[in-house]
RNA sequence: CGCGGAAUGGAGCAGUGGUAGCUCGCUGGGCUCAUAACCCAGAGGUCGUUGGUUCGAAUCCGGCUUCCGCAA
Numbered sequence: 001c002g003c004g005g006a007a008u009g010g011a012g013c014a015g016u017g018g019u020a021g022c023u024c025g026c027u028g029g030g031c032u033c034a035u036a037a038c039c040c041a042g043a044g045g046u047c048g049u050u051g052g053u054u055c056g057a058a059u060c061c062g063g064c065u066u067c068c069g070c071a072a
Base pairs, nucleotide, nucleotide: 002070003069004068005067006066007065010024011023012022013021018055026042027041028040029039030038048064049063050062051061052060
C1' cells in the first nucleotide's frame, strides 16, 4: 500500500430514514437508628470530523482522523 470492521452521555452497549434509549455509575429525595439494598426524580450525548443525497440523516454515499482484525 490492499481488504474488512468499529467510533453514540463518565463506563459498557442498543438504535439501519421521521425530534437518541438501556444497564451500571453520578446528583437529590424517600425508606432505615445507620449503611448497603430497594423505590422515586434529575443532570449529563447537537451520535469521531468534513462534505453530499433527502422534505427529513446516528442511520444512505464520498473524503479525512483514530482504533481493531485479515492478507502481504
Transfer RNA from a Paludibacteraceae bacterium, 72 nucleotides, folded computationally.
The sequence was found in a public genome assembly.
The coordinates come from a structure-prediction model, not an experiment, and the mean pLDDT is 83.
Its Rfam family is "tRNA". Rfam describes the family as follows. Transfer RNA (tRNA) molecules are approximately 80 nucleotides in length. Rfam classes the family as a transfer RNA.